[in-house]
Context: one part of a larger RNA
RNA sequence: UUGGGCGUAAAGAGAGAGCAGGAGGUUUGGUGCGUCUGUUGUUAAAUCCCACCGCUCAACGGUGGAACUGCAAUGGAUACGACCAGACUAGAGGAUACUAGAGGUUACUGGAACACACAGUGUAGGGGUGAAAUCCGUUGAUAUUGUGUGGAACACCAAAGGCGAAGGCAUGUAACUGGAGUAUUCCUGACUCUGAGUCUCGAAAGCGUGGGGAGCAAAAAGGAUUAGAUACCCUUGUAGUCCACGCCGUAAAUGAUGUUCACUAGCUAUCGGAAGUAUCGACCCUUUCGGUGGCGAAGCUAACGCGUUAAGUGAACCGCCUGGGAAGUACGGUCGCAAGACUAAAACUC
Numbered sequence: 001u002u003g004g005g006c007g008u009a010a011a012g013a014g015a016g017a018g019c020a021g022g023a024g025g026u027u028u029g030g031u032g033c034g035u036c037u038g039u040u041g042u043u044a045a046a047u048c049c050c051a052c053c054g055c056u057c058a059a060c061g062g063u064g065g066a067a068c069u070g071c072a073a074u075g076g077a078u079a080c081g082a083c084c085a086g087a088c089u090a091g092a093g094g095a096u097a098c099u100a101g102a103g104g105u106u107a108c109u110g111g112a113a114c115a116c117a118c119a120g121u122g123u124a125g126g127g128g129u130g131a132a133a134u135c136c137g138u139u140g141a142u143a144u145u146g147u148g149u150g151g152a153a154c155a156c157c158a159a160a161g162g163c164g165a166a167g168g169c170a171u172g173u174a175a176c177u178g179g180a181g182u183a184u185u186c187c188u189g190a191c192u193c194u195g196a197g198u199c200u201c202g203a204a205a206g207c208g209u210g211g212g213g214a215g216c217a218a219a220a221a222g223g224a225u226u227a228g229a230u231a232c233c234c235u236u237g238u239a240g241u242c243c244a245c246g247c248c249g250u251a252a253a254u255g256a257u258g259u260u261c262a263c264u265a266g267c268u269a270u271c272g273g274a275a276g277u278a279u280c281g282a283c284c285c286u287u288u289c290g291g292u293g294g295c296g297a298a299g300c301u302a303a304c305g306c307g308u309u310a311a312g313u314g315a316a317c318c319g320c321c322u323g324g325g326a327a328g329u330a331c332g333g334u335c336g337c338a339a340g341a342c343u344a345a346a347a348c349u350c
Stems, first nucleotide, its partner, number of pairs: 003322004007304002012318001014201004021194003025088007033081002035077008049065006091191001092188003095184005103177006110154001114150008125136002162169002206247006215241002220236004258317006266295011299306002323350003332343004
């Protein structure tokens, strides 16, 4: 609980697509459903309210009025909403011409580093630490050179940079493919916005099956440290990390800020486009559209801060909050192979 809120105090769903629903541009005509209005009927009495009256007063009672509120019929109005018919182009979409991009999927590909194997040179150490030790090494290590094999990640470019709905995306090349921006104002003609349920996507870890396994590294083992050391440090090291397919569905999934539209000073940097100016040409300069940042008028805010990328001023729709703990738990249900996820209390207590 018809209130007030949701950046940080409780509160924006991780993100999108979208059925129902809610909301909806300019204009003409019609209907007269909503809406407004007149009349009539009905709405039992009592009760409630008002006026007067009767019991000595009051309670109580009587008479009259009003009201209760709606319903129905009928007459009228037509601005707004609705419905029907028509028109429009400012919203939305399409076409055309350009443009930028780590957007996605698949295949191929390059160099550095690392590890291993073999071979050469070479000899007593190497490694590691605060210091050590475990560890490796005369069956020749470490170092160095050559050859080969393997897996994973992509230095510089690189940026306040770019792209994507979010998660996220970076060696190079090709194929396939999604979206965006700008310009012309050519076409369609409101086709729009939001969106309960629903569906899809969704880091890492984890799970299933089969591969792969260089480095790193939960668990585990050993060496140290320490009063102890189930740690921090060291030497090893298995899952895992990688690939394919299938699950899981969660994160400080954050801008801790839902989506869409309109309006409200600027300055500055940068990314993508266009026009003008300039020029042999390119830069520069001016204007403009779209993004990403910094600082700030007004305004807002408890403050911090936000400030045309709003947390300002308004509109539409959705989600969510309502003292702390118990508790994001129990129970029940749905989903999952499991781990668990989602939904979600109460007693009691302060």
A computed fold for a 350-nucleotide part of an RNA from Candidatus Wolfebacteria bacterium RIFOXYB1_FULL_54_12, annotated as small-subunit ribosomal RNA, central domain. The sequence was found in a public genome assembly. Lineage of the source: Bacteria > Bacteria candidate phyla > Candidatus Wolfeibacteriota. Its Rfam family is "Bacterial small subunit ribosomal RNA". Gene Ontology terms of the family: structural constituent of ribosome and ribosome.